[in-house]
RNA sequence: GCUCCCGUAGCCUAGUCUGGAUAAGGCGACAGCCUUCUAAGCUGUAGAUCGAGAGUUCAAAUCUCUCCGGGAGCG
Numbered sequence: 001g002c003u004c005c006c007g008u009a010g011c012c013u014a015g016u017c018u019g020g021a022u023a024a025g026g027c028g029a030c031a032g033c034c035u036u037c038u039a040a041g042c043u044g045u046a047g048a049u050c051g052a053g054a055g056u057u058c059a060a061a062u063c064u065c066u067c068c069g070g071g072a073g074c075g
Stems, first nucleotide, its partner, number of pairs: 001074007010027004020058001029045005051067005
């Protein structure tokens, strides 16, 4: 230098192929219940405008382009 893959909440992952209306789940955090206390269990709450920007569209996490970061292969 070229090709491909990945980037979604504090952490991990689904959703992307086939655009659709409050972005889902697990762990963790916080509060409550339970318990002598803790753990476990149960209930609830908060937290991501989806790596950044632009474009297409009635509508974009999803499609297109550029860039950023990480990884793999080739030279």